[in-house]
RNA sequence: GGGCUUAUAGUUUAAUGGAAGAACCCUGUGCUACGAACGCAGAGGUGGAAGUUCGAGUCUUUCUAAGCCCU
Numbered sequence: 001g002g003g004c005u006u007a008u009a010g011u012u013u014a015a016u017g018g019a020a021g022a023a024c025c026c027u028g029u030g031c032u033a034c035g036a037a038c039g040c041a042g043a044g045g046u047g048g049a050a051g052u053u054c055g056a057g058u059c060u061u062u063c064u065a066a067g068c069c070c071u
Stems, first nucleotide, its partner, number of pairs: 001070007010024004018054001026042005047063005
C1' cells in the first nucleotide's frame, strides 16, 4: 500500500427491511431472625456521519477501532 471480517445493555450474545429480545450483572420488592437461593417488577443498548427506502440493527458510501491475509 491492497483485500477481507467484526462493532448491539456494564459483560456474553440473538434479531427474513416491518421498528431490538435473552442470560448474567444492577435496583426495588416478596420470602427469611439476617443473608444466600428462589419468585415478582424495573432500569439499561444498535461505534460516528451521510445516503437508499413508506420503513434501516439489517442495504450502500465514508470515517474510527479491533482482528486476519497478501505485498